[in-house]
Context: one part of a larger RNA
Molecule: large-subunit ribosomal RNA, domain V
Organism: metagenome
RNA sequence: CCCGCGGUUAGACGGAAAGACCCCGUGAACCUUUACUAUAACUUUGCACUGGUAUUAGGAAUUAAAUGUGUAGGAUAGGUGGGAGACUUUGAAGUCAAGGCGCCAGCCUUGAUGGAGUCAUCCUUGAAAUACCACCCUUUUGAUUUUUGAUAUCUAACUUAAGUCCGUAAUCCGGAUUGAGGACCAUGCAUGGUGGGUAGUUUGACUGGGGCGGUCGCCUCCGAAAGAGUAACGGAGGCGUGCGAAGGUAGGCUCAAGUUGGUCGGAAAUCAACUGUUAGAGUGCAAUGGCAUAAGCCUGCCUGACUGCGAGACUGACGGGUCGAGCAGAGACGAAAGUCGGUCAUAGUGAUCUGGUGGUUCUGUGUGGAAGGGCCAUCACUCAACGGAUAAAAGGUACUCCGGGGAUAACAGGCUGAUCAGUCCUAAGAGUCCAUAUCGACGGACUGGUUUGGCACCUCGAUGUCGGCUCAUCACAUCCUGGGGCUGGAGAAUGUCCCAAGGGUUCGGCUGUUCGCCGAUUAAAGUGGUACGUGAGCUGGGUUCAGAACGUCGUGAGACAGUUCGGUCCCUAUCUGCCGUGGG
Numbered sequence: 001c002c003c004g005c006g007g008u009u010a011g012a013c014g015g016a017a018a019g020a021c022c023c024c025g026u027g028a029a030c031c032u033u034u035a036c037u038a039u040a041a042c043u044u045u046g047c048a049c050u051g052g053u054a055u056u057a058g059g060a061a062u063u064a065a066a067u068g069u070g071u072a073g074g075a076u077a078g079g080u081g082g083g084a085g086a087c088u089u090u091g092a093a094g095u096c097a098a099g100g101c102g103c104c105a106g107c108c109u110u111g112a113u114g115g116a117g118u119c120a121u122c123c124u125u126g127a128a129a130u131a132c133c134a135c136c137c138u139u140u141u142g143a144u145u146u147u148u149g150a151u152a153u154c155u156a157a158c159u160u161a162a163g164u165c166c167g168u169a170a171u172c173c174g175g176a177u178u179g180a181g182g183a184c185c186a187u188g189c190a191u192g193g194u195g196g197g198u199a200g201u202u203u204g205a206c207u208g209g210g211g212c213g214g215u216c217g218c219c220u221c222c223g224a225a226a227g228a229g230u231a232a233c234g235g236a237g238g239c240g241u242g243c244g245a246a247g248g249u250a251g252g253c254u255c256a257a258g259u260u261g262g263u264c265g266g267a268a269a270u271c272a273a274c275u276g277u278u279a280g281a282g283u284g285c286a287a288u289g290g291c292a293u294a295a296g297c298c299u300g301c302c303u304g305a306c307u308g309c310g311a312g313a314c315u316g317a318c319g320g321g322u323c324g325a326g327c328a329g330a331g332a333c334g335a336a337a338g339u340c341g342g343u344c345a346u347a348g349u350g351a352u353c354u355g356g357u358g359g360u361u362c363u364g365u366g367u368g369g370a371a372g373g374g375c376c377a378u379c380a381c382u383c384a385a386c387g388g389a390u391a392a393a394a395g396g397u398a399c400u401c402c403g404g405g406g407a408u409a410a411c412a413g414g415c416u417g418a419u420c421a422g423u424c425c426u427a428a429g430a431g432u433c434c435a436u437a438u439c440g441a442c443g444g445a446c447u448g449g450u451u452u453g454g455c456a457c458c459u460c461g462a463u464g465u466c467g468g469c470u471c472a473u474c475a476c477a478u479c480c481u482g483g484g485g486c487u488g489g490a491g492a493a494u495g496u497c498c499c500a501a502g503g504g505u506u507c508g509g510c511u512g513u514u515c516g517c518c519g520a521u522u523a524a525a526g527u528g529g530u531a532c533g534u535g536a537g538c539u540g541g542g543u544u545c546a547g548a549a550c551g552u553c554g555u556g557a558g559a560c561a562g563u564u565c566g567g568u569c570c571c572u573a574u575c576u577g578c579c580g581u582g583g584g
Stems, first nucleotide, its partner, number of pairs: 001584008010576003014571002022405004027401002029397004035201005041194003045190004051154016068137001069105001078136005085119003094113008158181003162178006204216003213233001217239006240386001241284001242343002247302007255280001257275005282291002285348001287346003306329004312323004318387001331340003354380007362373002412459001413457001414455003418452001420448006429439002466541001467539003471533001472530005479504003482499005506520005547565004551560003
């Protein structure tokens, strides 16, 4: 060196299972509820099945009786017409009693008594007699008919898990009959309510993983790299309007600040004088850009904050947004030239559908109309998740499932090195004095890759996670042992620094613990790396499935780096490595 055999499991990110954790999907399934929308069921009311009688409260019609007061006027004059007489022994006036109405003046009815008159025509009034007759109106009362509701009652619908008899083998069912209930109940249709009992669904996105928090449209500045445009959970702020003058036009004016003077009055109020240098003011409100010829301030007159259009541009993927000379009409202001289609400009916003209102020379389902529609104008969305999925929607899952992702988290590795550990420089100070025996502020320069992090680069068709056991191996920034320098080293014991990795570096109690505390020793009981070494070597106490409980949170399903009891750890070694051994 070649070929074996026997072992051992460090590696082949070993095998097994398209990761169960995490995220994503306009995926699924169950579960919950004061999510949404339905619905079984229950319930309200109406009608039907469903009938009789009585009472009562209303409505309507008919009929009878009554009822009616402005002022003037005998006085409580409803309207219109006829009308010169009407009523009365079939009992007038008057009187008494009772009742009703009432504007308190009177009117009406009934009964008794009474025994012969009473009223009209005449006077006042717009209208003349309820003297008499007829037709009506207002209001009230009674009667009849009809109707609606309520109550009571009846029996004949209907009910009967009541008794007896029959069909029968019959505790079924049906029939007959008696009883009980009874127009209720039950049922059907319609209707309002309740309704996780049941069902179908929804429950946003961005995001240095996700959740929690924050944000989501528009305007201004910076970022933005001197055209435009340009991102971040980059840095700063605003808006969801205001104004009939804060708009148009014509004319006029100049601010802020300072100095001086001046009652209360002060640094600063209002007043006067002077200076006033492009503005240091003002602009309805943010910022930016403008603006003194003013876009700032004041006054007069007005309504162009117009109708129909619009050459041509700018800007947008598009929807859309912006500017605009000029033409026609009717106007405002101005002597005129001219200016005026809101506002110094840039925010002050919402597509489509649906519906409302006004208008209209449009349409009009045989025709004429109408309804409805169109067109023009206008209104109703914090559709603010602001290019708006629906008119209408929240949660749990550790009982979970599927499809995917190392596009994205937890372990480990990697990069980084803020944090951490260490070294060095400077040396204010402490050290009685003296910076540097020792310690060392404020600062500076580095190293390491053991902490906590940041990033999200391999791995989610799987790289098993804390601690212990076993077995280790390396570094040296050395715990002991060895050699040395300094010392604030008398000696001894220390302190600190330099060299040094050969060897060594304990046993117990508590806790799952690493760590830590404690006990007893020791020369010493080192610090770290090795996938926080080592689970195809062991364990499985912890963490981290399914069961259960407590506390807390939640209406609830359930949840909790809160606690507690319980809880399946597979692999016969092909290759490499290592150990032992044999042959050539």